[in-house]
RNA sequence: ACCGAUAAAGGCAAACCUGUUGAAAAGCAGGGACGCAAAGCUACAGGCCUAAGGUUAUUAAGCUAUGGCAGCUGGGUUACCGAAG
Numbered sequence: 001a002c003c004g005a006u007a008a009a010g011g012c013a014a015a016c017c018u019g020u021u022g023a024a025a026a027g028c029a030g031g032g033a034c035g036c037a038a039a040g041c042u043a044c045a046g047g048c049c050u051a052a053g054g055u056u057a058u059u060a061a062g063c064u065a066u067g068g069c070a071g072c073u074g075g076g077u078u079a080c081c082g083a084a085g
Stems, first nucleotide, its partner, number of pairs: 002085001003082002011036002016031006034071001040077003044074003047069003053064003
C1' cells in the first nucleotide's frame, strides 16, 4: 500500500413520525434504526426523480433543469482503526 476481524475507539442513519422551507422532487432540525468501511466531500460520466418557469395552441397532457438524488453505478478527492493474508 492493497485489504477489511464475530477486534477496539468512535462515526453515519433507511422507512416512519413531528416541525419547518419549497410549485414539486427534495432539503434542514428533532425523534427513530433498515442498513453502511468511506452511507465523508464532489453532479464530472451514465442513471433516476421533479416540472415552478419556458414551449405548442389555452388552463390540461406531452416536452424541457436552470431544481434535486452522493444510501443507484463509475470517476475524482480527503480520512479513523489495524487481525489475518
A computed fold for an 85-nucleotide RNA from a Clostridia bacterium, annotated as c-di-GMP-I-GGC riboswitch aptamer. Lineage of the source: Bacteria > Bacillati > Bacillota > Clostridia. Its Rfam family is "c-di-GMP-I-GGC riboswitch aptamer". Its family is annotated with cyclic-di-GMP binding in the Gene Ontology. It was read from a public genome assembly, where an Rfam model found it. The coordinates come from a structure-prediction model, not an experiment, and the mean pLDDT is 88.